This is a predicted structure of a 350-nucleotide part of an RNA (small-subunit ribosomal RNA, central domain) from an uncultured bacterium.
Context: one part of a larger RNA
RNA sequence: CUGGGCGUAAAGCGCGUGUAGGCGGCGUGCCAAGUCCGGGGCGAAAGGCGGGGGCUCAACCCCCGAGCUGCGCUGGAAACUGGCAGGCUUGAGUGUCGGAGAGGGGAGUGGAAUUCUCGGUGUAGCGGUGAAAUGCGUAGAGAUCGAGAGGAACACCCGUGGCGAAGGCGGCUCCCUGGCCGAACACUGACGCUGAGACGCGAAGGCGCGGGGAGCGAACGGGAUUAGAUACCCCGGUAGUCCGCGCCGUAAACGAUGGUCACUAGGUGUACGCGGUAUCGACCCCGCGUGUGCCGCAGCUAACGCAAUAAGUGACCCGCCUGGGGAGUACGGCCGCAAGGUUGAAACUC
Numbered sequence: 001c002u003g004g005g006c007g008u009a010a011a012g013c014g015c016g017u018g019u020a021g022g023c024g025g026c027g028u029g030c031c032a033a034g035u036c037c038g039g040g041g042c043g044a045a046a047g048g049c050g051g052g053g054g055c056u057c058a059a060c061c062c063c064c065g066a067g068c069u070g071c072g073c074u075g076g077a078a079a080c081u082g083g084c085a086g087g088c089u090u091g092a093g094u095g096u097c098g099g100a101g102a103g104g105g106g107a108g109u110g111g112a113a114u115u116c117u118c119g120g121u122g123u124a125g126c127g128g129u130g131a132a133a134u135g136c137g138u139a140g141a142g143a144u145c146g147a148g149a150g151g152a153a154c155a156c157c158c159g160u161g162g163c164g165a166a167g168g169c170g171g172c173u174c175c176c177u178g179g180c181c182g183a184a185c186a187c188u189g190a191c192g193c194u195g196a197g198a199c200g201c202g203a204a205g206g207c208g209c210g211g212g213g214a215g216c217g218a219a220c221g222g223g224a225u226u227a228g229a230u231a232c233c234c235c236g237g238u239a240g241u242c243c244g245c246g247c248c249g250u251a252a253a254c255g256a257u258g259g260u261c262a263c264u265a266g267g268u269g270u271a272c273g274c275g276g277u278a279u280c281g282a283c284c285c286c287g288c289g290u291g292u293g294c295c296g297c298a299g300c301u302a303a304c305g306c307a308a309u310a311a312g313u314g315a316c317c318c319g320c321c322u323g324g325g326g327a328g329u330a331c332g333g334c335c336g337c338a339a340g341g342u343u344g345a346a347a348c349u350c
Base pairs, nucleotide, nucleotide: 003322004321005320006319007304008303012318014201015200016199017198021194022193023192025088026087028085029084030083031082033081034080035077036076037075038074039073041071042070049065050064051063052062053061054060091191092188093187094186095185096183097182098181099180103177104176105175106174107173108172109171110154115149116148117147118146119145120144121143125136126135162169163168206247207246208245209244210243211242215241216240220236221235222234223233258317259316260315261314262313263312266295267294268293269292270291271290272289273288274287275286276285299306300305323350324349325348332343333342334341335340
């Protein structure tokens, strides 16, 4: 090495596009590289194994045999793998016609609310808590009415609803744009699957330059609480949160479950589409497809549980694990402005 594994015990890369490689549908013909059969050459001797023999036995030694798992050469076979040629349509894709959607990007726009400013009314409190205090208020607060400014987020609708590869996406309108589903046909003709590297995307937070700043709010200040209180509670409040451009590249990036294909009882809800039935038409009802939930058989599982959205039964490809600590650390490399990220040990110890 051959092994066994990866939902929760160690283990699925955060997600995608795709290079090399690996793997690959149904006929036909040819080739004969892999594969199989025959022949022949080599595969030294010794050793080992089987049989026989010699030292009084054995060790030791001698003889014979099988074997030496392999490599050339040569004749043949053609099912399978492979190659070449030519064909097919079910895999894959394209077109036509419909459809749903917070999918992405840009521009514009709306109302509620908070805050602030100005003005009116009005007077002694407001606010906050377990209770308070800090705080705000007679220089007129809070309350209430009107006007204005500005930023951010979009109540109800909202739904184990929808969309997206993931991160994620929610007021409304328009423009640009990706994907998906259904129904019949028509077309291309294996064009497929996976994917080491690579490249791209990637919440929050953080960084650089410029802008913006209503509310919230690390740090920080103050008030409380307490033995203390570098907290929890309260009053303030800077970065940040928002926008543009450029970085960072992480996460309980989770379904803690990689992708693709096929097969394997049922029941029930829901979203979208189609067909049937019914009807004047629609709804209802029945069926099909795709998605999303719940329950459940076989089977699987250490159990929990999973169970056509598999953790069942198989195939192909990739990633990863191999006792705990040391340690996701050190060193080195690569990346980064930095923060740090990525790759990733050992001594020692249990």
The RNAcentral record of the full RNA draws on ENA and SILVA.